[in-house]
Model confidence (mean pLDDT): 77 of 100. Predicted 3D model of a 335-nucleotide RNA (Bacterial RNase P class A) from an uncultured SAR86 cluster bacterium. Rfam family: Bacterial RNase P class A. Rfam's curators write: Ribonuclease P (RNase P) is a ubiquitous endoribonuclease, found in archaea, bacteria and eukarya as well as chloroplasts and mitochondria.

RNA sequence: CGAGUUGGUUGGAUGAUCGCUAGUUUACUAGAGGAAAGUCCGGACUUCACAGAGCAGGACGCCAGGUAACGCCUGGGAGGCGCGAGCCUACGGAAAGUGCAACAGAAAGUAUACCGCCAAUUUUAAUUGGUAAGGGUGAAAUGGUGGGGUAAGAGCCCACCGCUUAGUUGGAGACAACUAAGGCAUUGUAAACCCCAGUCCGAAGCAAGACCAAAUAGAAAUCCAUUUAAGCUGCUCGCUUAGGAUUUGGGUAGGUUGCAUGAAUAUUAUGGCAACAUAAUAUCUAGAUAGAUGAUCAUCAUUUACAGAAUCCGGCUUAUAGACCAGCUCAUAUU
Numbered sequence: 001c002g003a004g005u006u007g008g009u010u011g012g013a014u015g016a017u018c019g020c021u022a023g024u025u026u027a028c029u030a031g032a033g034g035a036a037a038g039u040c041c042g043g044a045c046u047u048c049a050c051a052g053a054g055c056a057g058g059a060c061g062c063c064a065g066g067u068a069a070c071g072c073c074u075g076g077g078a079g080g081c082g083c084g085a086g087c088c089u090a091c092g093g094a095a096a097g098u099g100c101a102a103c104a105g106a107a108a109g110u111a112u113a114c115c116g117c118c119a120a121u122u123u124u125a126a127u128u129g130g131u132a133a134g135g136g137u138g139a140a141a142u143g144g145u146g147g148g149g150u151a152a153g154a155g156c157c158c159a160c161c162g163c164u165u166a167g168u169u170g171g172a173g174a175c176a177a178c179u180a181a182g183g184c185a186u187u188g189u190a191a192a193c194c195c196c197a198g199u200c201c202g203a204a205g206c207a208a209g210a211c212c213a214a215a216u217a218g219a220a221a222u223c224c225a226u227u228u229a230a231g232c233u234g235c236u237c238g239c240u241u242a243g244g245a246u247u248u249g250g251g252u253a254g255g256u257u258g259c260a261u262g263a264a265u266a267u268u269a270u271g272g273c274a275a276c277a278u279a280a281u282a283u284c285u286a287g288a289u290a291g292a293u294g295a296u297c298a299u300c301a302u303u304u305a306c307a308g309a310a311u312c313c314g315g316c317u318u319a320u321a322g323a324c325c326a327g328c329u330c331a332u333a334u335u
Base pairs, nucleotide, nucleotide: 002330003329004328005327006326007325008324009323010322012300013299014298015297016296017295018294020031021030022029023028033306037317038316040315041314042313043312044311045205046204047203048202052237053236054235055234057201058200059199060198061196062076063075064074065073066072077091078089079088080087081086092195093194097193098192099189100188101187114135115134116131117130118129119128120127121126143161144160145159146158147157148156162184163182164181165180166179167178168177169176170175209257210256211255212254219248220247221246222245223244224243228242229241230240231239232238262284264283265282266281267280268279269278270277271276
């Protein structure tokens, strides 16, 4: 000096005037995000409800931790990519079964011989037998490389690698290393159906609910009715209640609350590789409801991209012009 990679901060600030919303000590304070987006997971909270069991269905899927919990996060293992720093993984099982692998190719799985190689016959052009090392096709072709052997070849035999089984050692574990035995293959695919060494899951949702006020017609008809119906629950059992379903007609739809102090945030210390945990101190930070933060001026700055809360919180995913900071890796040049 250049390229890369990992993590973090920010994504306008200050002052004045007028305007809006909330709190309220009436004079002050506060007032959209890192994703507020998606409505994808997990909960808190509310109701069903006084509490259950099974089946179906769904989700996750290497190991160990973290967390209120999770399909999330952290750290390891295995596989893969990269010179490297680093990054990715829907990562249990293919010997329980079924399906799929177009086209090409002789043949796509106890599959098969197109070219080729070797041997025999012999009418010199063919036939028969052997073969899967060489070639072709393909994403993938009877484990790979080398040697021996053979008529030519092949795990046919040998060495190493790979694979299977068993043992020893290390590790909490996934796994790793070593030793021994075995010629061992009839591929791949489960984000295909499937199986389960396994684990988990009630339903609905702040338009949930609670309270107050007002108004009307404490209306009418039909059907079922304790052997029935409704609710919990998609189904069955079970439990609870005594009423339930349909149609016609009429009145009201206003207010309060839920509503923001939270599994909260920040700093420091200790423990831990880390995610985090514990303790101390400090802070209070939007609550609208046809839906609040806008306009003007001045100064500084330059970087204005994606974009506006609606019960709340923890995550994941997606969008994002750029600016700045720190660690690490690689390459070039100079000393």